A computed fold for a 118-nucleotide RNA from Erysipelothrix larvae, annotated as FMN riboswitch aptamer (RFN element). The sequence is in RNAcentral, with records from Rfam and Ribocentre. The organism belongs to Erysipelothrix, within Bacteria.
RNA sequence: UAUGUACUUCAGGGCAGGGUGUAAUUCCCGAUCGGUGGUAAACCCCACGAGUCAAUAAUUGGCAGGAACCGGAUAAUUCCCGGUGGCGACAGUAUAGUCUGGAUGGAAGAAGUUUUUU
Numbered sequence: 001u002a003u004g005u006a007c008u009u010c011a012g013g014g015c016a017g018g019g020u021g022u023a024a025u026u027c028c029c030g031a032u033c034g035g036u037g038g039u040a041a042a043c044c045c046c047a048c049g050a051g052u053c054a055a056u057a058a059u060u061g062g063c064a065g066g067a068a069c070c071g072g073a074u075a076a077u078u079c080c081c082g083g084u085g086g087c088g089a090c091a092g093u094a095u096a097g098u099c100u101g102g103a104u105g106g107a108a109g110a111a112g113u114u115u116u117u118u
Stems, first nucleotide, its partner, number of pairs: 002117001004115001006113005017029003031098002033088002035048004043086002051063005068084005090101003
């Protein structure tokens, strides 16, 4: 320095104000948020995680699941800068990305410790 083993810790944000209504943080105006890895720094490029079902020792497989263009700079950007747009699981409830719930859960992954070999 690299590989393998075991273990520990950490690992998601967000409707101010107003309108209608018996009732809405759910509709309308408006506000506001953006997990992880890759790549020029990414909510909307590629991949992964979160849900659910089946079998299982580990774990694996099936199903479900969202969105972008234009201009500029650059050696190089669907990632930067400017402009204009768009999207967001399931269950509950007046129709929910933002409330409540499964969840004091799980997890992509990040950091560290131990030990082994080269």